RNA sequence: GCCCCGGUAGCUCAGCGGUAGAGCAUCUGACUGUUAAUCAGGGGGUCAUGCGUUCGAAUCGCAUCCGGGGCG
Numbered sequence: 001g002c003c004c005c006g007g008u009a010g011c012u013c014a015g016c017g018g019u020a021g022a023g024c025a026u027c028u029g030a031c032u033g034u035u036a037a038u039c040a041g042g043g044g045g046u047c048a049u050g051c052g053u054u055c056g057a058a059u060c061g062c063a064u065c066c067g068g069g070g071c072g
Base pairs, nucleotide, nucleotide: 001071002070003069004068005067006066007065010024011023012022013021018055026042027041028040029039030038048064049063050062051061052060
């Protein structure tokens, strides 16, 4: 330098054009002599950044940034 994969909640990831989700974690409540476990509920997201396509973009296109891999 070229090619491929990835970047979404605190962490690990799903979501493949039509209201952003799960598990774990965290907070509150129930239960318990206390803790743990269990059960119920809540909060938490500029979807890496910018521009574009579209009635509508996490999703499609282009550029850039970051991480991983391959080739030279």
Model confidence (mean pLDDT): 83 of 100. Predicted 3D model of a 72-nucleotide RNA (transfer RNA) from a Candidatus Aenigmatarchaeota archaeon. Lineage of the source: Archaea > Nanobdellati > Candidatus Aenigmatarchaeota. It matches the Rfam family "tRNA". Rfam describes the family as follows. Transfer RNA (tRNA) molecules are approximately 80 nucleotides in length.